[in-house]
RNA sequence: UCCUGAAAAAGGCAAACUUUUCGAAAGGAAAGGACGCAAAACCACGGGUCUAAGUAUGCAGAUAUACGGCAGCCGGGUCACCGAA
Repeated sequence: UCCUGAAAAAGGCAAACUUUUCGAAAGGAAAGGACGCAAAACCACGGGUCUAAGUAUGCAGAUAUACGGCAGCCGGGUCACCGAA
């Protein structure tokens, strides 16, 4: 350095749910809370998926669409703590 991840140690993150708040929504942020996580740190690049404000079509119901999300769906990229076999 690479692979690997111990019934180890130090430190870390925080699902559901609740409250407040931002947002059209999906969802985000903060506090509480722990289901889990060895990258559950960061990046929407590929796939996937959620939403549909605006736009288009439509008499309408509605349908299509991301320039909006999800990194705790998979892959990829970047950086990183610990220390046995």